[in-house]
RNA sequence: UCUUCGGGGUGAGGUGCAAAUCCUCAACCGGCGGUCAUAGCCCGCGAGCCGGAUCGAGGUCCGGUUGAACCUGUGAAAUUCAGGUGCCGACGGUUACAGUCCGGAUGGGAGAAGA
Numbered sequence: 001u002c003u004u005c006g007g008g009g010u011g012a013g014g015u016g017c018a019a020a021u022c023c024u025c026a027a028c029c030g031g032c033g034g035u036c037a038u039a040g041c042c043c044g045c046g047a048g049c050c051g052g053a054u055c056g057a058g059g060u061c062c063g064g065u066u067g068a069a070c071c072u073g074u075g076a077a078a079u080u081c082a083g084g085u086g087c088c089g090a091c092g093g094u095u096a097c098a099g100u101c102c103g104g105a106u107g108g109g110a111g112a113a114g115a
Base pairs, nucleotide, nucleotide: 001115002114003113004112005111010026011025012024013023014022027100028099029089030088031045032044033043034042040087041086048065049064050063051062052061053060054059069085070084071083072082073081091103092102093101
């Protein structure tokens, strides 16, 4: 410098005009880098959201915001492994409130692999 890759997941029942969104009971999912030891919940990043600046537009830059874990055991070392019990989940839409439905997105990107 070029090419490719780069986000997953719900059922049943109840109520109701209407709910995969509420209630009950179970279930499922987890981007990227780091971390003497393997991470959704340790540190940081990306995306998303808000504001500002710049620009003909696209875009770019800056700032802010952005969820959650403890105990025990092993060990030189683990909030990362094993056991146990918990917790978290952007924005818009949807006759009724969403991590799992629809949508921006056949997008973008932290990055990764190869040449």

A computed fold for a 115-nucleotide RNA from a soil metagenome, annotated as FMN riboswitch aptamer (RFN element). Its mean pLDDT, the model's own confidence on a scale to 100, is 85. Rfam family: FMN riboswitch aptamer (RFN element). Gene Ontology term of the family: FMN binding. A reference for the family is Vitreschak et al. (2002), "Regulation of riboflavin biosynthesis and transport genes in bacteria by transcriptional and translational attenuation", Nucleic Acids Res. Of the family's consensus pairs, 100% are formed in the model.